[in-house]
RNA sequence: UUUCCUGGAAAGCUGUUAUGCAGCACCGAAGGAGCAAUUCUUAUUUUUAGGAAGAAUCUCUCAGGUAACAAAACAGGGAA
Numbered sequence: 001u002u003u004c005c006u007g008g009a010a011a012g013c014u015g016u017u018a019u020g021c022a023g024c025a026c027c028g029a030a031g032g033a034g035c036a037a038u039u040c041u042u043a044u045u046u047u048u049a050g051g052a053a054g055a056a057u058c059u060c061u062c063a064g065g066u067a068a069c070a071a072a073a074c075a076g077g078g079a080a
Stems, first nucleotide, its partner, number of pairs: 001080007012024005025066003031062001032060003038053006
């Protein structure tokens, strides 16, 4: 890293030509995006500016989701 098993949160109403769609509202833990300290580097104004790298469960809410099912970060166990 891959795979199997177990556990696994949050958030909704209304309408309707009805199981789909529409409107407004909401959740964050598939995925995705953003960034701090710091490091490197360029210029040079003894100090300032630019560029690159740089984490998340933080932020965004594109995607996904808001009965259940499914999915689900993450954790434990098994296998390759």
The RNA shown here (Glycine riboswitch aptamer) has 80 nucleotides and comes from a marine sediment metagenome.